[in-house]
RNA sequence: CUCUUAUCCAGAGGGGCAGAGGGAACGGCCCUGUGAAGCCCCAGCAACCACCCGCCGAUGACCGUUGGGAUGGUGCUAACUCCGACAGUUCGAUCUGGAAGAUGAGAG
Numbered sequence: 001c002u003c004u005u006a007u008c009c010a011g012a013g014g015g016g017c018a019g020a021g022g023g024a025a026c027g028g029c030c031c032u033g034u035g036a037a038g039c040c041c042c043a044g045c046a047a048c049c050a051c052c053c054g055c056c057g058a059u060g061a062c063c064g065u066u067g068g069g070a071u072g073g074u075g076c077u078a079a080c081u082c083c084g085a086c087a088g089u090u091c092g093a094u095c096u097g098g099a100a101g102a103u104g105a106g107a108g
Stems, first nucleotide, its partner, number of pairs: 001108008013042005021031003026084003043077003048073003051069004056064002081100001086097003
């Protein structure tokens, strides 16, 4: 980078360095010198994977389901993925689905 698959209306910020951008891209609308991006430290959230404990099922065994834990691997800590865009619906907003994107797990 490509493919498959699951999730995306919940949750969780302080400090130091730095010094003007950032929110993927386009249009909006926002955030930002009361300090953006980036880097570092500490803290936290969550429960995808591994791991641990229990229920149930099955087995010779591996195992599967479900609940809990939070040790490790990721991830995340403004705004629903910030909103829209394409299709359906609607007077319109809304709503539903899709695309795109993000993250995990697996494969190439």